This is a predicted structure of a 73-nucleotide RNA (transfer RNA) from an uncultured archaeon. The RNAcentral record of the sequence draws on ENA.

[in-house]
């Protein structure tokens, strides 16, 4: 340099064009307990950046950044 895969709450992940972006964990509040832990209930918080297509984009297209893998000099 070229090809390819990926980037979603603090962390790990699901979501292949249309409901309020789901789940686990962390965190916060409450219940339970003599206290802690465990358990149960509720809650806050996310689509890497810029542009395009579309009535509608996390999703499709182009460019960029970062990361994994492969090839070449």
């Nucleotide at each position: 340099g070229c090809c390819u895969c990926g980037a979603u709450g603090g962390u790990g992940u699901a979501g292949u064009g249309g409901u309020u972006a789901g789940c686990a964990u962390c965190c916060c509040a409450g219940a339970u307990u003599g206290u802690c832990a465990a358990u149960c209930u509720g809650g806050u918080g996310a689509c890497c950046c810029g542009g395009g297509u579309c009535c509608g984009a996390a999703u499709c297209c182009c460019g960029g950044u970062c990361g994994g893998g492969g090839c070449g000099c």
Rfam family: tRNA. Rfam's curators write: Transfer RNA (tRNA) molecules are approximately 80 nucleotides in length. It is annotated as a transfer RNA. The prediction has a mean pLDDT of 81.